[in-house]
RNA sequence: CGAAGAGUAGCCAAGGCGCGUUAAGUGUUGCGAAACGGGACGUUGUUCGCAAACGAAAGGGCGGGGGCGGCAGAAAGCCCUCUGCGCUCUGCGGUGCCGCGGCGCGUCCGCUCG
Numbered sequence: 001c002g003a004a005g006a007g008u009a010g011c012c013a014a015g016g017c018g019c020g021u022u023a024a025g026u027g028u029u030g031c032g033a034a035a036c037g038g039g040a041c042g043u044u045g046u047u048c049g050c051a052a053a054c055g056a057a058a059g060g061g062c063g064g065g066g067g068c069g070g071c072a073g074a075a076a077g078c079c080c081u082c083u084g085c086g087c088u089c090u091g092c093g094g095u096g097c098c099g100c101g102g103c104g105c106g107u108c109c110g111c112u113c114g
Stems, first nucleotide, its partner, number of pairs: 001114002004112002010103003015098004019093003028052007038109005058090006064081005
C1' cells in the first nucleotide's frame, strides 16, 4: 500500500431430548441494569430485574368403573362413562435445552496474508 482475510454478541435452522396443554413458557409495552470482534467511538441485536396489559387446541387408544351379553359357572363380544389418576399416540405452544449446517460490525487502529 490492498475492492484481500479472520474473529464478537447474536440470528435462522436439519436433528435429538424435554416441558406445558390443570397455562407455565413465549410474545408486547414501560423503567432500570449488564455483557457485546484485540482497542476507541458508535450501530444493530442480546440478556437480566421490576411493573403493566394481553393471551391459547385439543383429540384418540389402553388400564379403571357400570351395564348388556352369554353360560352349569365363566370367558369372548357389545354399549356407556372416563371427573380425577397412570401409560401411550397424534396434535397444539410466536415452548425450554443441546445443536449438523448457514448467516453475522460501520469508521479508525490492531491481527493475518500478499

Model confidence (mean pLDDT): 80 of 100. Predicted 3D model of a 114-nucleotide RNA (THF (Tetrahydrofolate) riboswitch aptamer). Its Rfam family is "THF (Tetrahydrofolate) riboswitch aptamer". About the family: Tetrahydrofolate (THF) riboswitch was first reported for Ames et al. as an RNA motif in 5' untranslated (5'-UTR)regions of folate transport and biosynthesis genes in Firmicutes genomes. The sequence was found by an Rfam model in a public genome assembly.